c-di-GMP-I riboswitch aptamer from a soil metagenome, 83 nucleotides, folded computationally.
[in-house]
RNA sequence: GAUAAAGGCAAGCCAUUGGUGACAAUGGUACGCAAAGUCACGGAUCUAAACUGAUAAAUCAGUUAGACAGCCGGGCUGCCGAA
Numbered sequence: 001g002a003u004a005a006a007g008g009c010a011a012g013c014c015a016u017u018g019g020u021g022a023c024a025a026u027g028g029u030a031c032g033c034a035a036a037g038u039c040a041c042g043g044a045u046c047u048a049a050a051c052u053g054a055u056a057a058a059u060c061a062g063u064u065a066g067a068c069a070g071c072c073g074g075g076c077u078g079c080c081g082a083a
Stems, first nucleotide, its partner, number of pairs: 001080001008033002012029007031070001037076003041073003045067004050063005
C1' cells in the first nucleotide's frame, strides 16, 4: 500500500461438542480484513463459579478468577513490490 500478481483468513448464521457463563473448537456458508498471523503487556468491554458483606427472600455489592487479538494501543513475525 496499487483497479497489480500469487495466495491467505473467515464475521454473522446453522449443526455438533465443551463450559455455570462470557465464550471456545469442528464442519458448512461469506460480512469483511494488508497483518482479521501471533502474544493478555496497557486500556476498554463482557462473564460470575468460589469467597466475603448486606438482605426475610428475591437479589445487590465487593474480592478474585476468567473471556475477548475481527475494540484500541503495544511487542514479535510474514507474502508481493507500482507510486
Model confidence (mean pLDDT): 85 of 100.